[in-house]
This is a predicted structure of a 154-nucleotide RNA (FMN riboswitch aptamer (RFN element)) from Xylanimonas protaetiae.
Its mean pLDDT, the model's own confidence on a scale to 100, is 79.
The organism belongs to Xylanimonas, within Bacteria.
Rfam family: FMN riboswitch aptamer (RFN element). Gene Ontology term of the family: FMN binding. About the family: The RFN element is a highly conserved domain that is found frequently in the 5'-untranslated regions of prokaryotic mRNAs that encode for flavin mononucleotide (FMN) biosynthesis and transport proteins.
RNAcentral holds the sequence, with entries from Rfam.
């Protein structure tokens, strides 16, 4: 270093016209993209007199691979409410399991769905005078997980 435990703190962005009684939902045009991981090659340091080469760091995917929320479903708990006392219903938390969008082309190269160009594609749930990824609400929540901090091991 690396592990294990336990702690603070951080931890999601985006809209303007037109039509209409009515739309930040429809039509036009335009706008954003959680967290890991890979990310060739190139960029920085270092080692060599200097290249090659070697290590090491930094940036580097919305649609590659995974995870999180969010829906569903079961188990258990804790409160609540119904009951003809068999039951049966909700709400919350917790753990499991489901379910989980979307990319090609052409360039460069050994080698790219990651670079470079160019054209597409996708976005929970519940609300709404009219259909949401952008409004508004569950949420001042929760989270993947990220930095530091402490003990212990080493």
């Nucleotide at each position: 270093a690396g592990c294990a435990u336990g702690c603070u703190c951080c931890g999601g962005g985006g809209g303007c016209g037109g039509u209409g009684a009515a739309a930040c939902u429809c039509c036009g045009c335009g706008c954003c993209g959680g967290c890991g991981g890979u990310g060739a090659u190139g960029g920085c340091a270092c080692g060599c007199a200097a290249c090659c080469c070697g290590u090491g760091c930094a940036c580097g995917a919305g649609c590659c691979c995974g995870c999180g929320a969010a829906c569903c479903g079961c188990a258990c708990g804790a409160c609540c409410c119904c009951g003809c006392c068999a039951g049966g219903g909700g709400u919350c938390g917790c753990g499991c399991g489901g379910c989980c969008g979307a990319c090609c082309u052409g360039g460069u190269g050994a080698g790219a769905c990651c670079c470079c160009a160019g054209g597409g594609c996708c976005g929970a749930c519940g609300g709404u005078g009219a259909a949401a990824g952008u409004c508004c609400g569950g949420a001042u929540g929760a989270g993947a997980g990220g930095c530091g901090c402490a003990u212990g091991u080493g």